C1' cells in the first nucleotide's frame, strides 16, 4: 500500500494484583458475622475474622527463628 475476514464483549462475589475455575448480574449482581440497647424494617455501642467465591502465586500486614 492492497485484499480478505470478524462484530465486540463486560461487570460482580466484606481490604491489593495475576492465572485457573465456579456461581450470579444487565430492572442489576455486590456492599462480613455475633451480642446488647433504643425512638425498631433503621440507629447507637461492644466484640470477632479474612488480602481467595474456591485453588495457586506475588505484594502488604502479623508471629517465631537465623544472619
Nucleotide at each position: 500500500c492492497c485484499a480478505a475476514g470478524u462484530c465486540a464483549a463486560g461487570g460482580c462475589g466484606a481490604u491489593g494484583g495475576a492465572g485457573u475455575u465456579c456461581g450470579c448480574c444487565a430492572u442489576a449482581a455486590c456492599c462480613g458475622c455475633c451480642c446488647c440497647g433504643g425512638u425498631u424494617g433503621c440507629c447507637g455501642g461492644g466484640g470477632c475474622c479474612g488480602a481467595u467465591g474456591a485453588c495457586u502465586c506475588c505484594u502488604a500486614c502479623c508471629u517465631c527463628c537465623c544472619a

The RNA shown here (Fluoride riboswitch aptamer (crcB RNA motif)) has 67 nucleotides and comes from a Pseudomonadota bacterium. Rfam family: Fluoride riboswitch aptamer (crcB RNA motif). Gene Ontology terms of the family: response to fluoride and positive regulation of gene expression. Taxonomically the source falls in Pseudomonadota (Bacteria, Pseudomonadati). The prediction has a mean pLDDT of 75. It was read from a public genome assembly, where an Rfam model found it.